[in-house]
A computed fold for an 83-nucleotide RNA from a Bacillota bacterium, annotated as transfer RNA. The sequence was found in a public genome assembly. It matches the Rfam family "tRNA". Rfam links the family to the GO term triplet codon-amino acid adaptor activity. Rfam classes the family as a transfer RNA. NCBI's taxonomy places the organism under Bacteria, Bacillati, Bacillota.
């Protein structure tokens, strides 16, 4: 350089044909229980006071995009090239 795959909360990981993003699990926070801790149970758990925003970055299509199109960035795999 060429080709391919991938990029989603703190972590792993979902999302039918484009139709409420983060299901589910872990971690974490609060409470119950306990002398205390662990385990268990209940509730919460992206950002923001809120309206809203958020799927690597920017743009496009669409009533509607994680999903389709374009450009770029990063990671991995294969091939090629140089020494």
């Nucleotide at each position: 350089g060429c080709g391919g795959a991938c990029g989603u909360g703190g972590c792993g990981g979902a999302a039918u044909u484009g139709g409420c993003a983060g299901a589910c699990g872990c971690a974490c926070c609060a409470g119950a229980c306990u002398u205390a801790g662990g385990a268990u149970c209940u509730g919460g758990c992206g950002a923001g006071c809120a309206a809203u925003c958020g799927u690597g970055a920017g743009g496009g299509u669409u009533c509607a995009a994680g999903u389709c199109c374009c450009u770029c960035c990063g990671u991995c795999c294969g091939c090629a090239c140089c020494a």